[in-house]
The prediction has a mean pLDDT of 82.
Predicted 3D model of a 485-nucleotide part of an RNA (small-subunit ribosomal RNA, 3' major domain) from an uncultured Planctomycetales bacterium.

Context: one part of a larger RNA
RNA sequence: UGACGGGGGCUCGCACAAGCGGUGGAGCAUGUGGCUUAAUUCGAUGCAACGCGAAGAACCUUACCGGGGUUUGACAUGGUAGAAGUAGAAGCCUGAAAAGGUGACGAACGGUAUCCAGUCCGUAACUAACACAGGUGUUGCAUGGCUGUCGUCAGCUCGUGUCGUGAGACGUUGGGUUAAGUCCCCUAACGAGCGAAACCCUUGUCUUUAGUUGCCAGCAGGUAAUGCUGGGCACUCUAAAGAAACUGCCGUCGUCAAGACGGAGGAAGGUGGGGAUGACGUCAAGUCAUCAUGGCCCUUAUAUCCCGGGCUGCACACGUGCUACAAUGGUCGGUACAAAGGGAUGCUAAGCCGCAAGGUGGAGCGAAACCCAGAAAGCCGAUCCCAGUUCAGAUUGGAGGCUGAAACCCGCCUCCAUGAAGUAGGAAUCGCUAGUAAUCGCGGAUCAGCUACGCCGCGGUGAAUAUGUUCCCGAGCCUUGUACA
Numbered sequence: 001u002g003a004c005g006g007g008g009g010c011u012c013g014c015a016c017a018a019g020c021g022g023u024g025g026a027g028c029a030u031g032u033g034g035c036u037u038a039a040u041u042c043g044a045u046g047c048a049a050c051g052c053g054a055a056g057a058a059c060c061u062u063a064c065c066g067g068g069g070u071u072u073g074a075c076a077u078g079g080u081a082g083a084a085g086u087a088g089a090a091g092c093c094u095g096a097a098a099a100g101g102u103g104a105c106g107a108a109c110g111g112u113a114u115c116c117a118g119u120c121c122g123u124a125a126c127u128a129a130c131a132c133a134g135g136u137g138u139u140g141c142a143u144g145g146c147u148g149u150c151g152u153c154a155g156c157u158c159g160u161g162u163c164g165u166g167a168g169a170c171g172u173u174g175g176g177u178u179a180a181g182u183c184c185c186c187u188a189a190c191g192a193g194c195g196a197a198a199c200c201c202u203u204g205u206c207u208u209u210a211g212u213u214g215c216c217a218g219c220a221g222g223u224a225a226u227g228c229u230g231g232g233c234a235c236u237c238u239a240a241a242g243a244a245a246c247u248g249c250c251g252u253c254g255u256c257a258a259g260a261c262g263g264a265g266g267a268a269g270g271u272g273g274g275g276a277u278g279a280c281g282u283c284a285a286g287u288c289a290u291c292a293u294g295g296c297c298c299u300u301a302u303a304u305c306c307c308g309g310g311c312u313g314c315a316c317a318c319g320u321g322c323u324a325c326a327a328u329g330g331u332c333g334g335u336a337c338a339a340a341g342g343g344a345u346g347c348u349a350a351g352c353c354g355c356a357a358g359g360u361g362g363a364g365c366g367a368a369a370c371c372c373a374g375a376a377a378g379c380c381g382a383u384c385c386c387a388g389u390u391c392a393g394a395u396u397g398g399a400g401g402c403u404g405a406a407a408c409c410c411g412c413c414u415c416c417a418u419g420a421a422g423u424a425g426g427a428a429u430c431g432c433u434a435g436u437a438a439u440c441g442c443g444g445a446u447c448a449g450c451u452a453c454g455c456c457g458c459g460g461u462g463a464a465u466a467u468g469u470u471c472c473c474g475a476g477c478c479u480u481g482u483a484c485a
Base pairs, nucleotide, nucleotide: 001485002484003482004481005480007479008478009477010476011475012474013473015469016468019432020431021430022429023428026323027322028321029320030319031318032317033316034314035313042053043052064309065308066307067306068305069304070303073132077131078130080128081127082126088105091102092101093100094099108123109122110121111120134298135297137296138295139294143292144291145287146286147285148283150281155194156193157192158191159190160189161170162169163168174185175184176183200275201274202273203272205243206242207241208240209239210238211237214233215232219230220229221228246269249263250262251261252260253259325425329384330383331382332381333380334379335378341372342371343370346365347364351360352359353358391422396417397416398415399414400413401412402411438461439460440459441458442457443456444455
């Protein structure tokens, strides 16, 4: 100087407390461990691995296993030699395919020569042998890059100067204050940098500009009805530019400070809400399987192609979720209101067929115009009457539909039947402070299809509680002890 302390002081954080809802019990989905296996490819392992890499494993993917093939190779560059019936190739044979054999037919580009024509040379492609390719083989403890974490915590440093023999200290401490090393005051310090803040995006109010969305707002016409039509940009909206918030104003407190509290005005008030943004560093943290890359290793195989299988195996254990156990509910009928997205081998309307999944059909739309697209919870009415039930839906049988060469291993959906566990969950444990939790549906990426109940977004309805900092956890500053570095 640090680190540590079941030392002290001050302070903060859904850290505790106060509340609300869960997990842990059940069934299922998914990931992991273990076991099994020819293989169950590999990686991730306290927080910070475990719905993680994977925004989509039937084949492919695919790296694993079995079997069958190839060896200058699936891919790149180079030179050497050969090379017009050459390269390619319908068809045929072997084969599961890959591949191998045969093979009618049969080229191209640039230059040169010529009356014309492979006539000649070269290129491309081909053959042979070679340099080499190739490796998801190994080392993340050789690395770059990227990422997690402490932590959006308020810290981490430097120049000059001063003090100290020196390591180093001061500055950065102290008194206040703040979300903040934020600002003020004091001061052997004076300044500065990286962080904090601000600048950026979005949301909340208004104005201007603009009107193939919106409006009967005002006028006219018209319909069974509808902005349907003329007409108009007022309003809503859309999307560009601006305005607006600064403790600016008033009062009290405060050191005539920084600031705190209350108030006015205001759409918004003291960082308005949300996001992006992550200092010096820590964990030899993670990744050689995104990519790049040093060393090492394989080179008729650790390379490469194909078919089939596996990654989906199941006594069990754990994590993360979904659905429930019901009456604030289930079922049936009627009826209302979103936002944000996607759409051309795409989204697909009306109509018709089917109980339905779906089929048929083909209007419109490269989309503020058409389609996906009926939002659901809600509201109105009917029924069920507390029961393993008109709860719950696992499992299984049957019949179908869709995608796709192909749904046996191993897809999703529909209908009929079947109806399991489950009556609120031990010890323990998680999230959340407001348009949040809880609850309800909608969309998208990936994608032929889908294991999505995942992930990323969107809106609808919409709470409770916070007296407080003694305690648990983590963190910051000062101080103290130390036989630790």

The full RNA is in RNAcentral, with records from Greengenes. It matches the Rfam family "Bacterial small subunit ribosomal RNA". Its family is annotated with ribosome and structural constituent of ribosome in the Gene Ontology.